[in-house]
Context: one part of a larger RNA
RNA sequence: AGCAUUUGGUGGAUGCCUUGGCACAUACAGGCGAUGAAGGACGUGGCACGCUGCGAUAAGCGUUGGGGAGAUGUGAGCAAUCUUUGAUCCAGCGAUUUCCGAAUGGGGGAACCCAUCCUCACCAUUUUUCUUUGUUUUUGGACUUCGGUCCAAGGCGAAGUAAAAUGGGGAAGGAUAUCAUCAAGUUGAAUAAAAUAGACUUGGUGAAGCGAACCCGGCGAACUGAAACAUCUCAGUAACCGGAGGAAAAGACAUCAACCGAGAUUCCGUUAGUAGUGGCGAGCGAACGCGGACCAGGCCAGUGCCUGAUUGUAAAUUAGCAGAACAUUCUGGAAAGUUUGACCAUAGUGGGUGACAGUCCCGUAUGCGAAAAUGAUCAAUCAGGACUCGAGUAGGGCGGAACACGUGAAAUUCUGUCUGAACAUGGGGGGACCACCCUCCAAGCCUAAAUACUCGUAUGUGACCGAUAGCGAACAAGUACCGUGAGGGAAAGGUGAAAAGCACCCCGAUUAGGGGAGUGAAAUAGUACCUGAAACCGAAUGCUU
Numbered sequence: 001a002g003c004a005u006u007u008g009g010u011g012g013a014u015g016c017c018u019u020g021g022c023a024c025a026u027a028c029a030g031g032c033g034a035u036g037a038a039g040g041a042c043g044u045g046g047c048a049c050g051c052u053g054c055g056a057u058a059a060g061c062g063u064u065g066g067g068g069a070g071a072u073g074u075g076a077g078c079a080a081u082c083u084u085u086g087a088u089c090c091a092g093c094g095a096u097u098u099c100c101g102a103a104u105g106g107g108g109g110a111a112c113c114c115a116u117c118c119u120c121a122c123c124a125u126u127u128u129u130c131u132u133u134g135u136u137u138u139u140g141g142a143c144u145u146c147g148g149u150c151c152a153a154g155g156c157g158a159a160g161u162a163a164a165a166u167g168g169g170g171a172a173g174g175a176u177a178u179c180a181u182c183a184a185g186u187u188g189a190a191u192a193a194a195a196u197a198g199a200c201u202u203g204g205u206g207a208a209g210c211g212a213a214c215c216c217g218g219c220g221a222a223c224u225g226a227a228a229c230a231u232c233u234c235a236g237u238a239a240c241c242g243g244a245g246g247a248a249a250a251g252a253c254a255u256c257a258a259c260c261g262a263g264a265u266u267c268c269g270u271u272a273g274u275a276g277u278g279g280c281g282a283g284c285g286a287a288c289g290c291g292g293a294c295c296a297g298g299c300c301a302g303u304g305c306c307u308g309a310u311u312g313u314a315a316a317u318u319a320g321c322a323g324a325a326c327a328u329u330c331u332g333g334a335a336a337g338u339u340u341g342a343c344c345a346u347a348g349u350g351g352g353u354g355a356c357a358g359u360c361c362c363g364u365a366u367g368c369g370a371a372a373a374u375g376a377u378c379a380a381u382c383a384g385g386a387c388u389c390g391a392g393u394a395g396g397g398c399g400g401a402a403c404a405c406g407u408g409a410a411a412u413u414c415u416g417u418c419u420g421a422a423c424a425u426g427g428g429g430g431g432a433c434c435a436c437c438c439u440c441c442a443a444g445c446c447u448a449a450a451u452a453c454u455c456g457u458a459u460g461u462g463a464c465c466g467a468u469a470g471c472g473a474a475c476a477a478g479u480a481c482c483g484u485g486a487g488g489g490a491a492a493g494g495u496g497a498a499a500a501g502c503a504c505c506c507c508g509a510u511u512a513g514g515g516g517a518g519u520g521a522a523a524u525a526g527u528a529c530c531u532g533a534a535a536c537c538g539a540a541u542g543c544u545u
Base pairs, nucleotide, nucleotide: 001544002543003542004541005540006539007538008537009536015530016494017493020465021464022462023461024460025459026458027457028456029454030453031210032209039100040099041098042055043054044053046078047077050074051073061094062093063092064091065090066089070082071081072080105114106113107112115176116175117174118173119172122168123167124166125165126164127163128162130160131159132158133157134156135155136154138153139152140151141150142149143148178207179206180205181204182203183202184201185200186199187198214245215243216242217241218240225232229279255262256261266293267292268291269290270289276284277283297446298445299444300390305385306384307383308382309381310380311379312378316374317373318372320368321367322366326341327340330337342359343358344348350362351361352360395419396418397417398416399415400414401413402412405431426441427440428439429438430437481488482487501529504516505515506514507513
């Protein structure tokens, strides 16, 4: 030095576990905001770093209910307290709610700076009202022992109370943005007067900003495919913008059909990858009909309809309550395991308890419950609206677009531009166009349900994951860290049943670390802590060189 066996270190795989995720189902909810949101900054605790809660009333205040023994969040400890005169906790309704933020008094480099006007408490002065009281050679009345005493009114003064005016004062509070609209007022052109437009002031009402997807509209790509590429495709997709609702949109036939008939809209299955369309390439791609889900029709001079508001509630929601039935033997650190004998069950879903519990605990089946708030398409009351059947319309020319349909034989729909009817004795459609026939009545308005989605709440489920997995995040995670910024973005779970977390002694530097002792079932479970693989590094023994 190599090999083998044994025994250690290092390391953190594997096994087991789960506080966290993922997906789906059902029900609910589908908005919040100038009464200042979403989101933040800064504060706030006896000691207080992060998170959580809260806001100078600051881990909280009041009240109404629930609940019933401990409590002062995570979070141990010490201190100091609260609590059966009902605390902590849970629910409803209130109060408070700094500063920024639509941010809205002006500004600004968010959480900062600078204003104007008004006002309460308070102070001073003046005037007035009322109460109490002092004084008086004022007036009147009563009594009188003629000395005076009492009562009422008045003058002067003091204290207090209430009101008003003026001035001061400024902790604190309120108002002061813009736009739209309504009302009132002051003004006011072109244009002589008047008027109007406009301007300004005051008051009322509303808007704004945020939010995951779904919906409607506007605008609108390219990579890509066509094995290149230009029509075409990707695709009316993505992105951007506007608007709304819990759904939105559509909707009550100027529709289809085919000589039979159907009867608003929406969605699903089928028709059907069919008919078509297409550098007839790549591709795109219906309808009629049939079967289902759901069904609802109304209005434009009216005892009708529609819309809205207010009030009152139903079910229900927001805390909760009751809730059956077991003991024992053995093993063990511990019984729920084992043994023996029982019991309940409208409850043998599930979780916890020192190993696997129907009968130990929480629960579960089942039954019950609200002072308060919310709450219907229900009920009642009230208010408002629609002004009469649709002309610059239908149709046509030119240029585009939508229709499955790329201009084509191209009907139908929309319209930038130029035109332009008829009037129910009329008009549109039936895929160029014409005739016959059939069918419908445009150019006004409203309309639930079936349908789409899930930021979220509650419950439940899983041939979903189990810490390199599952959300990026099971842990102080959108944290640490990186970047000027937009933005990017981790790693990191497990002692034990219980801290019983090693008193005391020894070595050592009053360390680190270790050896005893002790706890514990176990310390090779010692906060570098369950199990503890391999690579890698040692030691001992044997063999070989």

The part of an RNA shown here (large-subunit ribosomal RNA, domain I) has 545 nucleotides and comes from Parasphingorhabdus sp. Its mean pLDDT, the model's own confidence on a scale to 100, is 81. The full RNA is in RNAcentral, with records from ENA.